[in-house]
RNA sequence: GGAGUCGGCCAGGCAGUCGCGACAGCGUUCAGGCGCUGUCGAGGAAAGUCCGGGCUCCACAGGGCAGGGUGCCAGGUAACACCUGGGCAGCGCGAGCUGACGGCCAGUGCCACAGAAAACAUACCGCCUCCGGUAAUUCCGGGGGUAAGGGUGAAAUGGUGCGGUAAGAGCGCACCGCAGUGCUGGCAACAGUACUGGCAGGGCAAACCCCACCUGGAGCAAGACCAAAUAGGGAUCCCAUGAUGCGGCCCGCACCGGAUCCGGGUAGGUUGCUUGAGUCCUUCGGCGACGGAGGACCCAGAUGAAUGACUGCUUCAGACAGAACCCGGCUUAUCGGCCGACUCCUGCA
Numbered sequence: 001g002g003a004g005u006c007g008g009c010c011a012g013g014c015a016g017u018c019g020c021g022a023c024a025g026c027g028u029u030c031a032g033g034c035g036c037u038g039u040c041g042a043g044g045a046a047a048g049u050c051c052g053g054g055c056u057c058c059a060c061a062g063g064g065c066a067g068g069g070u071g072c073c074a075g076g077u078a079a080c081a082c083c084u085g086g087g088c089a090g091c092g093c094g095a096g097c098u099g100a101c102g103g104c105c106a107g108u109g110c111c112a113c114a115g116a117a118a119a120c121a122u123a124c125c126g127c128c129u130c131c132g133g134u135a136a137u138u139c140c141g142g143g144g145g146u147a148a149g150g151g152u153g154a155a156a157u158g159g160u161g162c163g164g165u166a167a168g169a170g171c172g173c174a175c176c177g178c179a180g181u182g183c184u185g186g187c188a189a190c191a192g193u194a195c196u197g198g199c200a201g202g203g204c205a206a207a208c209c210c211c212a213c214c215u216g217g218a219g220c221a222a223g224a225c226c227a228a229a230u231a232g233g234g235a236u237c238c239c240a241u242g243a244u245g246c247g248g249c250c251c252g253c254a255c256c257g258g259a260u261c262c263g264g265g266u267a268g269g270u271u272g273c274u275u276g277a278g279u280c281c282u283u284c285g286g287c288g289a290c291g292g293a294g295g296a297c298c299c300a301g302a303u304g305a306a307u308g309a310c311u312g313c314u315u316c317a318g319a320c321a322g323a324a325c326c327c328g329g330c331u332u333a334u335c336g337g338c339c340g341a342c343u344c345c346u347g348c349a
Base pairs, nucleotide, nucleotide: 001345002344003343004342005341006340007339008338009337010336012314013313014312015311016310017309018308020041021040022039023038024037025036026035027034028033043320047331048330050329051328052327053326054325055219056218057217058216062251063250064249065248067215068214069213070212071211072086073085074084075083076082087101088099089098090097091096102210103209107208108207109204110203111202124150125149126146127145128144129143130142131141132140133139158176159175160174161173162172163171177199178197179196180195181194182193183192184191185190223271224270225269226268233262234261235260236259237258238257242256244254245253278297279296280295281294282293283292284291285290
């Protein structure tokens, strides 16, 4: 100097004029209302609605089955499918990144085509040997042995080498692999090492399934209160050995009428509604996620839906884009700027 990896921050700023919403205060009005002042007023994703909760109701509470979710180990957290650290596997020269990461000796199932053969198998081309025919160890036919070589395929029944054999083959041996057992390190997942055994069809569980752990439902349009209106209407069925309630089923519990259909009325207001598992600073503990202690701060609550318009200066300079009960994550979209750490390449000293 170049090329990368990981983490963090910002998301235009300042001033003026007019115009919005909330809260507090003051003034005015019989009240309603109106005026003035002050403070605050969209995001890193507010998005997707994919997870987990808080909160409310079912409900005065439960148990089980089914269903659903997660899937290496240890931690963090209110909790999680999230995050942190580690292990293993794969990718990358590397910093790093990714993981649907329990089990195929519980069972069932699938592996097209090609190929002899994809199951407890198999012989297409071959190799060896015996018999017969033949002039012929040339070719043909038959019997036996064989799976080392070739071919097909994503995958062919452990791999490489040596010995051995009629030719071969774990047939034997060495190493690797596989299985089992012991020891060492580690909380563990695992790693290392030693011994024993010639030991074998592989893949797929993001196939059904088995195993371990977790798990009620519905949702702020939840729910509570006030006001108003109508037809405290009609029909059918069941009715305590019963109906209803809790997503499905069973048990249990509660309650005493319940269910279905037709018709009529109202849909206005208040609340829930923002002080939070809150933010920031310091310090301690921890590899870290995070936790403890102390201090400071209050930071939107709309409801046909609030922050808009204009002017000036400035900015390397705006993309993606607007809260609707709240919070912790994940995923997706995205212009540009700044900071820190680390890796690789090249050159110089």